[in-house]
Molecule: c-di-AMP riboswitch aptamer (ydaO/yuaA leader)
Organism: Synechococcales cyanobacterium PMM_0083
RNA sequence: CAUUUAAUCUAGCUAAACCUGACGCACGUAUCAGAGCGGAGGAACCGGUUUAUUUGGGGCGAAUCUUAACCAUUUGUUAAGAGAGACACCUUCCAGUCUUAGCCCGUCAGCUAACUCCGUCGGCAAUGGAAGGAGCGCCC
Numbered sequence: 001c002a003u004u005u006a007a008u009c010u011a012g013c014u015a016a017a018c019c020u021g022a023c024g025c026a027c028g029u030a031u032c033a034g035a036g037c038g039g040a041g042g043a044a045c046c047g048g049u050u051u052a053u054u055u056g057g058g059g060c061g062a063a064u065c066u067u068a069a070c071c072a073u074u075u076g077u078u079a080a081g082a083g084a085g086a087c088a089c090c091u092u093c094c095a096g097u098c099u100u101a102g103c104c105c106g107u108c109a110g111c112u113a114a115c116u117c118c119g120u121c122g123g124c125a126a127u128g129g130a131a132g133g134a135g136c137g138c139c140c
Base pairs, nucleotide, nucleotide: 012124013123014122019034020033021032022031036120037119038118039117040116041115046110056108057105058104059103060102064082065081066080067079068078069077070076083100084099085098086097087096089133090132091131092130093129094128095127
């Protein structure tokens, strides 16, 4: 000097996933309630239809699609691309890096006012430049 690992710190990052109160009284990371945020179902009107256990259909989520090869075929696997998503106060532009999963309902759901129901887990520790904004800390 470089690389790797571990720990600590920050106006932290992702995501809806944060905050407040009560109970308990050894402690609450447990439980309950609320607020905020998020999701689903659910009229009229509008839209849609090909017969509904079959090519079943649908939901959360950025996580879909195309092509090629392999696999006896389907399925699947691999690779590349298109589209989409994240990157540290916000927006836009440029460049760069990464992700493109997983799960659920159970034959059933278009939109949808009133109304009804549900979730509020986890995982992490930074990428720079420009323009325009916003704003923190310290000192006086």